[in-house]
RNA sequence: ACAGAUAAAGCCAAACCUGUUGCAAAGCAGGGACGGAAAGCCACGGGACUUCACAAGAGAGCCGGGCUGCCUAAU
Numbered sequence: 001a002c003a004g005a006u007a008a009a010g011c012c013a014a015a016c017c018u019g020u021u022g023c024a025a026a027g028c029a030g031g032g033a034c035g036g037a038a039a040g041c042c043a044c045g046g047g048a049c050u051u052c053a054c055a056a057g058a059g060a061g062c063c064g065g066g067c068u069g070c071c072u073a074a075u
Stems, first nucleotide, its partner, number of pairs: 001075001003072002011036002016031006034061001040067003044064003049057003
C1' cells in the first nucleotide's frame, strides 16, 4: 500500500417472523443470520423496481463513481 489471513478487538445484518407507516416499491422497530473489509455515507452514470405515471417515489446488500473509516499476518 492499489494487499486482505484458518489473526485479534469490535461492527453491520439477507431470507423469514412480529409490530408499525405507506396505494405501492419500500421504510422504521424487535427477533433472526445468508452473507459482508466498507453491507459506512452520497441517487452522479448505467441497470432494475413502484404508482393515482412523462414526474414523483423507492433503492447504496445490482454494477460503476465520489467522500470517509477499524485492524494487520504473509507479500
A computed fold for a 75-nucleotide RNA from Desulfocapsa sp., annotated as c-di-GMP-I-GGC riboswitch aptamer.